[in-house]
Molecule: c-di-GMP-I riboswitch aptamer
Organism: Nitrospirota bacterium
RNA sequence: UUUCCGAAAAGGUAAACUCCGGGUAACCGGAGGGCACAAAGCCACAGGAUCCUUACUAAAAUAAUUAAGGAUAGCCGGGCUGCCGAA
Numbered sequence: 001u002u003u004c005c006g007a008a009a010a011g012g013u014a015a016a017c018u019c020c021g022g023g024u025a026a027c028c029g030g031a032g033g034g035c036a037c038a039a040a041g042c043c044a045c046a047g048g049a050u051c052c053u054u055a056c057u058a059a060a061a062u063a064a065u066u067a068a069g070g071a072u073a074g075c076c077g078g079g080c081u082g083c084c085g086a087a
Base pairs, nucleotide, nucleotide: 005085006084012037013036017032018031019030020029021028022027035074041080042079043078045077047076048075049072050071051070052069053068054067055066
């Protein structure tokens, strides 16, 4: 110095919920608020999973399959980058 690992220290992020705004919606942004997190930093990889919208089956209602579009990185895997340095 690097990898594994995660004691300590310095810090960081910010769940549910409330208010305001955007969106048909999932959900997103801001403020408050703290459940938790060693990558809970970033990236939708035509990976998997879940959710939303539209279309078809179908005259109506409800679900499922399929197709197209979207969302979730705090669902998992993967990629990139990163603070500290005990055992």